[in-house]
Context: one part of a larger RNA
RNA sequence: GGUGUACGGGGAAUGCCUUGGCGCUAGCAGGCGAUGAAAGACGUAGUCUAUCUGCGAUAAGCUUCGGGGAGCUGAUAAACAAGCUUUGAUCCGGAGAUUUCUGAAUGGAGAAAUCCGACUGAAUUUAUUUCAGUCACACGGCACUGAAUUCAUAGGUGUCGAUGAGCUAACUUGGGGAAGUGAAACAUCUCAGUACCCAAAGGAAAAGAAAUCAAUACGAGAUACUCCUAGUAGCGGCGAGCGAACGGGGUACAGGCCAAACCAUGAUACUUCGGUGUCAUGGGGUUGUAGGGCUCUUAUAAAGCGAUUGUGUGAUUAGGUAGUUGAAUCGGUCUGGAAAGGCCAAUCAGAGAGGGUGAUAAUCCCGUAAACGAAACCGAACGCACACGUGAGAGAGUACCUGAGUACCACAGGGCACGAGAAACCCGGUGGGAAUCUGGGUCGACCAUGAUCCAAGCCUAAAUACUCGCUAGCGACCGAUAGUGAACUAGUACCGUGAGGGAAAGGUGAAAAGAACCCCGAAAGGGGAGUGAAAGAGACCUGAAACCGUACACCU
Numbered sequence: 001g002g003u004g005u006a007c008g009g010g011g012a013a014u015g016c017c018u019u020g021g022c023g024c025u026a027g028c029a030g031g032c033g034a035u036g037a038a039a040g041a042c043g044u045a046g047u048c049u050a051u052c053u054g055c056g057a058u059a060a061g062c063u064u065c066g067g068g069g070a071g072c073u074g075a076u077a078a079a080c081a082a083g084c085u086u087u088g089a090u091c092c093g094g095a096g097a098u099u100u101c102u103g104a105a106u107g108g109a110g111a112a113a114u115c116c117g118a119c120u121g122a123a124u125u126u127a128u129u130u131c132a133g134u135c136a137c138a139c140g141g142c143a144c145u146g147a148a149u150u151c152a153u154a155g156g157u158g159u160c161g162a163u164g165a166g167c168u169a170a171c172u173u174g175g176g177g178a179a180g181u182g183a184a185a186c187a188u189c190u191c192a193g194u195a196c197c198c199a200a201a202g203g204a205a206a207a208g209a210a211a212u213c214a215a216u217a218c219g220a221g222a223u224a225c226u227c228c229u230a231g232u233a234g235c236g237g238c239g240a241g242c243g244a245a246c247g248g249g250g251u252a253c254a255g256g257c258c259a260a261a262c263c264a265u266g267a268u269a270c271u272u273c274g275g276u277g278u279c280a281u282g283g284g285g286u287u288g289u290a291g292g293g294c295u296c297u298u299a300u301a302a303a304g305c306g307a308u309u310g311u312g313u314g315a316u317u318a319g320g321u322a323g324u325u326g327a328a329u330c331g332g333u334c335u336g337g338a339a340a341g342g343c344c345a346a347u348c349a350g351a352g353a354g355g356g357u358g359a360u361a362a363u364c365c366c367g368u369a370a371a372c373g374a375a376a377c378c379g380a381a382c383g384c385a386c387a388c389g390u391g392a393g394a395g396a397g398u399a400c401c402u403g404a405g406u407a408c409c410a411c412a413g414g415g416c417a418c419g420a421g422a423a424a425c426c427c428g429g430u431g432g433g434a435a436u437c438u439g440g441g442u443c444g445a446c447c448a449u450g451a452u453c454c455a456a457g458c459c460u461a462a463a464u465a466c467u468c469g470c471u472a473g474c475g476a477c478c479g480a481u482a483g484u485g486a487a488c489u490a491g492u493a494c495c496g497u498g499a500g501g502g503a504a505a506g507g508u509g510a511a512a513a514g515a516a517c518c519c520c521g522a523a524a525g526g527g528g529a530g531u532g533a534a535a536g537a538g539a540c541c542u543g544a545a546a547c548c549g550u551a552c553a554c555c556u
Base pairs, nucleotide, nucleotide: 001555002554003553004552005551006550007549008548009547015541016507017506020478021477022475023474024473025472026471027470028469029467030466031167032166039102040101041100042056043055044054046080047079050076051075052074062096063095064094065093066092067091071084072083073082107116108115109114117135118134119133120132121131122130123129137164138163139161140160141159142158143157144156145155171202172200173199174198175197176196182189186237212220213219224251225250226249227248228247234242235241255459256458257457258403262283263282264281265280266279267278268277269276270275288437290402291401292400293398294397295396296395297394298393304390305389306388309387310386311385312384313383314382319378320377321376323372324371325370329345331344332343333342334341346363347362348352354366355365356364408432409431410430411429413427414426415425418444439454440453441452442451443450494501495500514540517528518527519526520525
């Protein structure tokens, strides 16, 4: 020095555990904010008050109404002190009060949590000081005032406004809009109308009642989502790739209102005083087998229907925000530190879900099944009644109306699965620019024929998308290098000028019973003693390997 055996040190794997996560289901909620939000700063406790939690100079709290019923003064974090409490505390819930300073931040300023004001009122109040309130901007209403310029208008002033602003996880719509990438390079193309930015809104949003499809035969009948159709038809440096629709099956279903013609009233301008035009309000009217208006003729009313609107009612509703009751072994014995385990014997069960208790408990505890409960606040859906609306026509004539810088065309674009293509259809930019029901659009160039629909106005529940959050529950999800970055003082420590980046770190024991006392030592640490089932559980479960030793054996 090597090998082996034994015993240690060191180290943290592994096993077991779970306070924390992850995913999902059902229900709720889907907003908060100038009545000052979200987010913070600074304070606030009897003792040393650091952090978390709570709260706000009334500061781990105040008032009141309920619940509850014996202890309590939040956690790390024990102790002491001083107190509170059956005259009901602490605690839980409802409603209030208070709520510093910053922050949209709004009297002005500002390097957020600071500085500096003005006015009114109050404090015996002149000064000083203190306290309370008001003082931003925009928009809208009203009133007053008021230029160039006579009326007027612009403007100004005052007042009123639970008006707006700012925040918020995803979902939604709109306005903008990449590149890495793929094409084995790359430019059309793709990625992708994705990421990202902006605006706006809602609990959903958007879309939506045919100028839609279909088809030359019958036809369908708003929209949305979904399964097929179908990786089909197509598009495509016909490369990479992109990728429908018709039609069918489902979910859910719902249709309405204006503009115009015409009539009436009012205002206003013009007027040949006959009226005409414009505007406002009310009536009327709302569609494609065309409809409506007007004139004439004729008929006539209330059953039904209604998403919306109002009132009443079921309704002091259901339900929610605290809670309450809740069966059955204080069984015997054995092992053990400990019984819930073994053996024996019982009981309940609308309850043998789950958790805890010194090991594995239906019957020990919390619960569970089932049943009940609100002074206060929130509070439906839906039903019924009434109101309201609709129901409300038919025939003949007339040709008055039926959405114009619109449709459409050209040029250059965009969207459609469709890259200019034979390229219809839809959208908007520039230029041109119709018809008026004997009208117009569409049916994938275009024309004819045929079919079908009625643009240039608006609204519309449900089925659909999402989850920052609350309640209840579930998991062939994780179990501390996993699962959230975060089971612990975690978006902390730390790094960075900053935007930003971003950790590590869980486990004594049933109970601290956390080792009095003695010895060595400066201490750390250790040896006894004691506790405990165990200390080889001692600041800790288990405690692998690497690595480092001690003893012995053998070899060199």